Small-subunit ribosomal RNA, 5' domain from an uncultured bacterium, 472 nucleotides, folded computationally. The RNAcentral record of the full RNA draws on ENA and SILVA. Its mean pLDDT, the model's own confidence on a scale to 100, is 87.
[in-house]
Context: one part of a larger RNA
């Protein structure tokens, strides 16, 4: 100087920000991803008979985003620069095509099992959902010859879709140089290891994996091991070098009760998705089920200590949908908390008999002190009454009658704290007597303490002021 600060005294207003640094501890409730009838059939409800609402289920698109944390990890993990052997819904741009057929299955009906979760069997049905035929290139496969591979319709008749196939843009996988803690009171480490031939496996390069061959490869320029830590922009100091940091912000990374595995998909080995094992927790008719706040509030533990079971989608993004339009604890707003920065207030001018009163006194004054009453104004804030925005656009305001802006009474509603021996601005008196006590060093206290404890008086800062811990 500084802080995500905590404590003690105190405490008017507003604006901007911040707000679990500990138990990645365990979680009651509520809510955080749904849309789409313009894909498809039912079924209901209204019906002006022309439709129209509404929704469970089949589809489709999203749920890999966005929003938490910081467990792990000393890593191509992250910062920087480079590269080739990659895929990439949704989007752009270009070229083509979008033909003929079938089989089924959920809803549903019946008929069962089960405490529940849930499921079984017969039966019927539609699709942009499945299947096959057919075209087939400028793709793919090949030296070529040649061979293979596709599609869906829906309508209010504007359109919007679906297929192959090329750039694009975006994302996204992956490889390398260098850069990125502490320890030698770890000195050797390694067998898929290290290299190659060949397969295989990947959307790709590679011991990624596998056979076989060879016996290599790291290491005092610090390998291996062990602690420790998520890394940057960037924050705090600092003239500066640097030294410490990694909260809010923004980028990557990593995780999601712990470990482990995959499915689907353009993307996931997936927080609010699926399988197994484990602890826990509940729920049960004892067979068997169900969960997962490190989202958002909120609770208990833990701690010196971090807030509300809040309103809205108005506004900016997302997600679906032709669109209305839903849906968004992302956002924006409110609300607690002097947690930090800034700005403002607690009053202005006059007022000497230098007033009482309190302290000191050499008892003659001094001081408090223009301080205070007195007298004369203002009226910031706060109250109280009217008006009333911007943020939105034609329409729509949670925030809100909020900011401002008029008018009104009345000094009225608002001052603390910590220190005064030296360092370090500020001094006397009484009490106490090496007691009580103070203290960051030095050191004060043992009878006249400027240093304890209180007063008076003074000094610092101010809605704070002090102590403490942490950094430079």
């Nucleotide at each position: 100087a500084a802080c995500g600060a905590a404590c003690g005294c105190u405490g008017g207003c507003g604006g901007c920000a911040u707000g679990c640094c500990u138990a990645a501890c365990a979680c009651a409730u509520g809510c955080a991803a749904g849309u789409c009838g313009a894909a498809c059939g039912a079924g209901a409800c209204c019906u002006u008979c022309g439709g129209g609402u509404c929704u469970a289920g089949u589809g489709g698109c999203g749920c890999a985003c966005g929003g938490g944390u910081g467990c792990g990890u000393a890593a191509c993990g992250c910062g920087u620069g480079g590269g080739a052997a990659u895929c990439u819904g949704c989007c752009c741009u270009u070229c083509g095509g979008u033909u003929c057929g079938g089989a089924a299955u959920a809803a549903c009906u019946c008929a069962g099992g089960g405490a529940a979760a849930c499921u079984u069997g017969a039966g019927c049905u539609a699709a942009u959902a499945c299947c096959g035929g057919a075209u087939a290139a400028u793709g793919a496969c090949g030296u070529a010859a040649g061979u293979c591979c596709a599609a869906a319709g829906a309508u209010u008749u504007a359109u919007c879709g679906c297929c192959g196939a090329a750039g694009g843009a975006u994302g996204a996988g992956c490889c390398c140089g260098c850069g990125u803690a502490g320890g030698a009171u770890u000195a050797g480490c390694u067998u898929g290891u290290u290299g190659g031939u060949g397969a295989g496996g990947u959307a790709a390069a590679g011991g990624c994996u596998c056979a076989c061959c060879a016996a290599g490869g790291c290491g005092a320029c610090g390998a291996u091991c062990c602690u420790u830590a998520g890394c940057u922009g960037g924050u705090c100091u600092g003239a500066g070098a640097g030294g410490a940091u990694g909260a809010u912000c923004a980028g990557c990374c990593a995780c999601a009760c712990u470990g482990g595995g995959a499915c689907u998909g353009a993307g996931a080995c997936a927080c609010g998705g699926c399988c197994c094992a484990g602890a826990c927790u509940c729920c049960u008719a004892c067979g068997g089920g169900a969960g997962g706040c490190a989202g958002c509030a909120g609770u208990g533990g833990g701690g010196a200590a971090u807030a509300u079971u809040g309103g809205a989608c108005a506004a900016u993004g997302g997600g679906c949908g032709a669109a209305a339009g839903c849906c968004u604890g992302a956002u924006c707003c409110a609300g607690c908390a002097a947690u930090g920065c800034c700005g403002c207030g607690u009053g202005a001018g006059u007022g000497a008999u230098g007033a009482a009163g309190g302290c000191c006194c050499u008892a003659g004054g001094g001081u408090u002190g223009u301080a205070a009453a007195g007298c004369u104004c203002u009226u910031u804030u706060a109250c109280c009454c009217g008006g009333g925005a911007a943020g939105a656009u034609a329409a729509u305001g949670a925030c809100u009658g909020u900011a401002c802006c008029g008018g009104g009474a009345g000094a009225a509603u608002a001052a603390g704290c910590c220190c005064c021996g030296g360092c370090u601005a500020a001094c006397u008196c009484c009490g106490u007597g090496c007691c009580a006590g103070c203290a960051g060093c030095c050191g004060c206290g043992g009878u006249a303490a400027u240093a304890c404890g209180g007063a008076g008086g003074g000094g610092g800062c101010u809605a704070g002021c002090g102590u403490u811990g942490u950094u430079c």